[in-house]
The RNA shown here (small-subunit ribosomal RNA) has 1483 nucleotides and comes from an uncultured bacterium.
RNAcentral holds the sequence, with entries from ENA and SILVA.
The coordinates come from a structure-prediction model, not an experiment, and the mean pLDDT is 85.

RNA sequence: UAGAGUUUGAUCCUGGCUCAGAUUGAACGCUGGCGGCAUGCCUAACACAUGCAAGUCGAACGGUAACAGGAGAGAGCUUGCUCUCUUGCUGACGAGUGGCGGACGGGUGAGUAAUGCAUAGGAAUCUGCCCAGUAGUGGGGGACAACUCGGGGAAACUCGAGCUAAUACCGCAUACGCCCUACGGGGGAAAGCGGGGGAUCUUCGGACCUCGCGCUAUUGGAUGAGCCUAUGUCAGAUUAGCUUGUUGGUGGGGUAACGGCCUACCAAGGCGACGAUCUGUAGCUGGUCUGAGAGGACGAUCAGCCACACUGGGACUGAGACACGGUCCAGACUCCUACGGGAGGCAGCAGUGGGGAAUAUUGCACAAUGGAGGAAACUCUGAUGCAGCAACGCCGCGUGGAGGAUGACGCAUUUCGGUGUGUAAACUCCUUUUAUAUGGGAAGAUAAUGACGGUACCAUAUGAAUAAGCACCGGCUAACUCCGUGCCAGCAGCCGCGGUAAUACGGAGGGUGCAAGCGUUACUCGGAAUCACUGGGCGUAAAGCGCGCGCAGGCGGUCUUUUAAGUUGGAUGUGAAAGCCUAUGGCUCAACCAUAGAACUGCAUCCAAAACUAUUAGACUAGAGUCUGGGAGGGGAAGAUGGAAUUAGUUGUGUAGGGGUAAAAUCCGUAGAGAUAACUAGGAAUACCAAAAGCGAAGGCGAUCUUCUGGAACAGUACUGACGCUGAGGCGCGAAAGCGUGGGGAGCAAACAGGAUUAGAUACCCUGGUAGUCCACGCCCUAAACGAUGAAUGUUAGUCGUUGGGGGGCUUGUCCCCUCAGUGAUGCAGCUAACGCAUUAAACAUUCCGCCUGGGGAGUACGGUCGCAAGAUUAAAACUCAAAGGAAUAGACGGGGACCCGCACAAGUGGUGGAGCAUGUGGUUUAAUUCGAAGAUACGCGAAGAACCUUACCUGGCCUUGACAUUGAUGGAACCUGCUAGAGAUAGCGGGGUGCCCUUCGGGGAGCCUGAAAACAGGUGCUGCACGGCUGUCGUCAGCUCGUGUCGUGAGAUGUUGGGUUAAGUCCCGUAACGAGCGCAACCCCUAUCCCUAUUUGCCAGCACGUAAAGGUGGGAACUUUAGGGAGACUGCCGGUGACAAACCGGAGGAAGGUGGGGAUGACGUCAAGUCAUCAUGGCCCUUAUGGGCAGGGCUACACACGUGCUACAAUGGUCGGUACAGAGGGUCGCGAAGCUGUGAGGUGGAGCUAAUCUCAGAAAACCGGUCGUAGUCCGGAUCGGAGUCUGCAACUCGACUCCGUGAAGUCGGAAUCGCUAGUAAUCGCGGAUCAGAAUGCCGCGGUGAAUACGUUCCCGGGCCUUGUACACACCGCCCGUCACACCAUGGGAGUUGGCUGCACCAGAAGUAGAUUGCCCGACCUUCGGGGGGGCGUUUACCACGGUGUGGUUAAUGACUGGGGUGAAGUCGUAACAAGGUAACCA
Repeated sequence: UAGAGUUUGAUCCUGGCUCAGAUUGAACGCUGGCGGCAUGCCUAACACAUGCAAGUCGAACGGUAACAGGAGAGAGCUUGCUCUCUUGCUGACGAGUGGCGGACGGGUGAGUAAUGCAUAGGAAUCUGCCCAGUAGUGGGGGACAACUCGGGGAAACUCGAGCUAAUACCGCAUACGCCCUACGGGGGAAAGCGGGGGAUCUUCGGACCUCGCGCUAUUGGAUGAGCCUAUGUCAGAUUAGCUUGUUGGUGGGGUAACGGCCUACCAAGGCGACGAUCUGUAGCUGGUCUGAGAGGACGAUCAGCCACACUGGGACUGAGACACGGUCCAGACUCCUACGGGAGGCAGCAGUGGGGAAUAUUGCACAAUGGAGGAAACUCUGAUGCAGCAACGCCGCGUGGAGGAUGACGCAUUUCGGUGUGUAAACUCCUUUUAUAUGGGAAGAUAAUGACGGUACCAUAUGAAUAAGCACCGGCUAACUCCGUGCCAGCAGCCGCGGUAAUACGGAGGGUGCAAGCGUUACUCGGAAUCACUGGGCGUAAAGCGCGCGCAGGCGGUCUUUUAAGUUGGAUGUGAAAGCCUAUGGCUCAACCAUAGAACUGCAUCCAAAACUAUUAGACUAGAGUCUGGGAGGGGAAGAUGGAAUUAGUUGUGUAGGGGUAAAAUCCGUAGAGAUAACUAGGAAUACCAAAAGCGAAGGCGAUCUUCUGGAACAGUACUGACGCUGAGGCGCGAAAGCGUGGGGAGCAAACAGGAUUAGAUACCCUGGUAGUCCACGCCCUAAACGAUGAAUGUUAGUCGUUGGGGGGCUUGUCCCCUCAGUGAUGCAGCUAACGCAUUAAACAUUCCGCCUGGGGAGUACGGUCGCAAGAUUAAAACUCAAAGGAAUAGACGGGGACCCGCACAAGUGGUGGAGCAUGUGGUUUAAUUCGAAGAUACGCGAAGAACCUUACCUGGCCUUGACAUUGAUGGAACCUGCUAGAGAUAGCGGGGUGCCCUUCGGGGAGCCUGAAAACAGGUGCUGCACGGCUGUCGUCAGCUCGUGUCGUGAGAUGUUGGGUUAAGUCCCGUAACGAGCGCAACCCCUAUCCCUAUUUGCCAGCACGUAAAGGUGGGAACUUUAGGGAGACUGCCGGUGACAAACCGGAGGAAGGUGGGGAUGACGUCAAGUCAUCAUGGCCCUUAUGGGCAGGGCUACACACGUGCUACAAUGGUCGGUACAGAGGGUCGCGAAGCUGUGAGGUGGAGCUAAUCUCAGAAAACCGGUCGUAGUCCGGAUCGGAGUCUGCAACUCGACUCCGUGAAGUCGGAAUCGCUAGUAAUCGCGGAUCAGAAUGCCGCGGUGAAUACGUUCCCGGGCCUUGUACACACCGCCCGUCACACCAUGGGAGUUGGCUGCACCAGAAGUAGAUUGCCCGACCUUCGGGGGGGCGUUUACCACGGUGUGGUUAAUGACUGGGGUGAAGUCGUAACAAGGUAACCA
């Protein structure tokens, strides 16, 4: 020392991305009251107009251009003024000589990776002004400016002649100290100026004295500067070799000084893996920001150092420069020009243009601090002090305070009640910081001097008066609603929002945060332990080199000794100041400032200690090695020799096939195959033994024998004495494939060919077949080269095998025990994300090496190295994504496995699919053919019934508070009814009727009708993907969960798994589980047997009456029935099996036997399943219409396709006649008998019945007879014609039924497909709902009444366990590659254009040095000729710019081209994930 979001269905881990913090010389957006203190070109070291930024000294000098004064002369006059002239006389002073200063101060960061900087040291140096000391300051000389004259030039400027001063210049003298020296000696200096002044002197200037300043020489100091050394100081090895003045020496030169600093000669060195050289980038530091720290990033302001001054080069002067506001040259640029020539350098302060996202005034003052000059006054000072501009930063203050509820208005919202804004406002009282105005007014200054300054500060007055915004409100992250929009517009830091109910967009209300600011963007650190020193990893997540040998390096056993390098302690010096920190103080506080302290973790020197590391010396034997011995072994190399098998050949026998496959074909074979027998040839590999076994460093090694040879283990004793471990580079070995040369070639077999398969099949399968596989030699050097686990050493429970060696024991065995070394299994502690590892560690420790840092791009490009090539090795970036990944979990899935179930298959039976018709759907049509349902789970479904109505659709014609609800002024009871017009809705005109309750008799009330205006009604309009409810389906499948406990870091697991068993998670047993819930079962209903009770409308045995007959009657309560209640069935009993269980099998009894049969009953959930058109309902939409009436039409159409049915195709039948037996239902707007009538549908009739009473109501198959005789029929009945009946306002579109006639297709149905396991299928009829009428549909009822099930291999569905998974929208999943299109970055590319740079050569300005009689010259010397010395010129050397040639490197660009990435739903296939349908993967 804080974390969070994001990979998943969920989890743990790994790992990246992102956020919250702090910061800034910032910028941008919106906004903006005041003050203090700081800060302000980060870009173009780009170019600069204008002004200023370095001058000063007359007490160094000659002087007098300007100003002032004095003196003198003259003029005018106003008699004290003005003007003119003269005079350096004075104050002063332009220009000039001279001195000092322009090397400081100020700016900038281009260059520079070391000639720099930082720290600590060092010796061979210089130092103006300053301080201290010592000694001097004597005497001469010659010039040159200014000035005058003349000349040239546009200008800048310049030339010639002449004059002159000095603290300018030059000799001479002197020389304590100084310098040189051969130790004898030699050499070298100066300048004066000013103030004052007693005596003396004087040319009257002064000399002289004194004081001050100056000057000369020298010593020391101080300050400043130069030089040297050590250490530290960015990145790249895809920069590995660099260097010739280079490294050293000697002589010489040069410098203030050491030195290859320079030169000549000699030697051949020097640097480098501890990173030289090269390339890129960069001023360094104190410090600043961040951070817990260690670190990381930075180097504005302030301070120290360095470098630079338009670019490059050079020197001069000077104490100091190779000089920002000096000089010379070259170059570029700008300006002036009379075209001949000249001038310039803001990276000083302001300012301008430009660049840029971006950075200020052409201000005031020298008052303060400091600097230069001066004796000083003073002058100068864009240093500095101040002011101006800028919220750029930090700090402080304010924008009011108290009260105030009807909780006002407004706004927003609302469930319409309210709620929020909100004590907020208004209103009342108060205050005046700030502001404005007026007045006073400092410190900064010691006498004078104040830019700031209209200062700070103080007082008074006025009056809430002058002063609030910005961002955000899905999570992270504090803060929520409405409207608009509708994957659009837009948002977004990450995850992600937006497709009609958006807390995520835009607006509003409200809220949150901060506040004169707030947000955004950019940069840095943090979080990030995400480069890990502190403080990470490498079996599977990224990561152990394929293996060994080994140089350097790193590390290293025991004892004694030495030293003191590391180490530890102490002391001293240094670590500038500022800053940070602490304390105190000063501005009202704070920021800020001051003082003091601490700190500066560092470096150096000295002293001390001696444990450890290291060093020195000596010793030791436990590490390591040597020796001896007997054994083990597919260790290696070479040679020799076998047998089995394949193939080929020859010969014999023999005949029609062989071969191959899922099935085939290609292929071989009557020219004799295959088969069989014998023989021959050749190559490769070595069955059994054989094993978790052995050997080897790894790769790898397998017949036998021989020779040569390496290593390990064990045992033994002796020897050596740390000789060891690891190992960057380096060297060697290194499967397979591949390459080269030469052999060999039986089998196998890339390529290739053919045959199949397939939509295709460049594959899988088959038939062939060449490289290759084999040998020798030489390359290649890679593998999933794997234990995905580097090597070495030590320590840490066991158990069971096995190989080699040794030892021991006895009971001598196919024995037991111990031990060393290998090799396996299991397992504790410990470790691990988990899986797992576990003495053969992935445990605990030590040493050394290698490697990793998100995925993709990519192990790729470029460059280098290696290779014959293939290629190997080393190894990026742009760009792109928010993941990629590991382990484990629970699901789902698998053309994975095991078990089980189901009319799932099979076994049966009857159908559908073919025909006609009915019905539903699609399609088509139409004005409309209303709407919905769509695999299973839509399609005789909603619809239990469309002629009108229904009705939602279409056409036409109408209504607009409406057909319906509530409120409602007015009027009226309600209500009944007629006529006319119209298709009707509707409209008009009438007629009858005056009710009920209360009453104070005025009236009021209930209900109903009418009804202006307005609220509102209404909607089968949309959304079933906003919903409730209901329903389908998996599925009546046996499952789905919970509590507690336990296990696991966790998701989760356990329970619920296992062994049995069951229809069943049914039950039993076992069991870290024990229990429980929803399901199963049972409880409920119907049905099958019996009993009890009851007895009408049902029943009738017995008794009686009675009829043609009949429970018709009296009666009866036995039977049947009815409907209430009970009984019964529970594996209860027996036998067997099983585990002594559960249970199963068989049996008895029983009406019924193992859930007896049937029904109702549908767990958690799935399908965004269905329904907004049953109903309900949010939101949206329509409102003279998408609402409401009405008439007609449509939903009934018809080339066609599909589903579901009916009727058939006939003789198990049709038809005619006769005979018999049900159950369950319905009925008063009804069922409707008898009778009569019609061929019939029906009509008439009306008894009875509100139903065990009457009625619908004749059951039909069946049975008994007759007929038909296999045919499109006496089958079949469609279709059509005619005639009718019924219902109903109304049967045209468009009903059902009857009769007569007509008599279609169809002779049992392709591929395919459906139902059914017993009172079932099949077959036969009956009833009901709906309904006026209209079933082949639906829901029920009974009659007759089968066949089959070996069994679970297969199809379908399901359950449980297990396994794999890259799936989770869950296989209708995921996902790969080419191609096509668009965009992006990038490699190659004939080249092209720039930058930097190496080498060779040319060239050579200015300058310096050398040389030089071509020319010139004052001081000194002189023998007067000259010499010495100097200058100009010329020349040599060095050298900048420039040029030529040739290389290297880097950047940009380039027709074309290569791959890569990203994109909407493109194309082709389906490679991977399941056994992914040929297991996958590596080379």